[in-house]
Order: sequence, then C1' cells, then structure tokens
RNA sequence: GGUUCGGUCUGCCGCGACGGGCCGGUACGAACCGGGUCAGGUCGGGAACGAAGCAGCCCUAAGAACGCGGGUCCCGAGUGCGGCAGCCCGGACCCAC
Repeated sequence: GGUUCGGUCUGCCGCGACGGGCCGGUACGAACCGGGUCAGGUCGGGAACGAAGCAGCCCUAAGAACGCGGGUCCCGAGUGCGGCAGCCCGGACCCAC
C1' cells in the first nucleotide's frame, strides 16, 4: 500500500411498529329555540274532517368518547430491521521497502 472480515458513529434509501392528523365504523348526542311521527289535551267546524302541536317514540347536526377499522395519504421521533456510502477503530491475509 492492497484485499477481506467485524465494530462504533454519521448520512441516504426501503420495509415495519409507535404517536398525532385525515377518512370510516360503533354506541351516544338538540329538556322549547333541528327533522319525522305525534296519544292525550288545544284550536277551527253543526258534523265529516282539518290545523298547530307538548310528552313519548324514531332519526340526525355540532360535539365529545372508543381496548374499533382502513390507506400508493400527511406529519413527528432519543423507533425496530435491512441495504448502500463515508469517517474512525480492531483482526486476518497478500505485496513492496
């Protein structure tokens, strides 16, 4: 000086896990001022019937919850594994002096 093996660190790349966002799901969710259906009662009518409509029941918005789910998505990091490159350290072998 070269080849090769191992290691620390750094950078880049890939895959994954994690946290958050986004999207979806689930069960909630408006005491009148959301929707539907509106017993009783009320109003109109001679009546038939009609009208508004409380409670109840059903549904939904904002919202917040979840040991829920998803991805060629976004963000994060003192994150795991792998690959490549570089610095440095160590081992083996070879060459020259």

Model confidence (mean pLDDT): 75 of 100.
Predicted 3D model of a 97-nucleotide RNA (Bacterial small signal recognition particle RNA) from a Planctomycetota bacterium.
It was read from a public genome assembly, where an Rfam model found it.
Of the family's consensus pairs, 84% are formed in the model.
It matches the Rfam family "Bacterial small signal recognition particle RNA". On this family, see Rosenblad et al., Nucleic Acids Res 2003: "SRPDB: Signal Recognition Particle Database".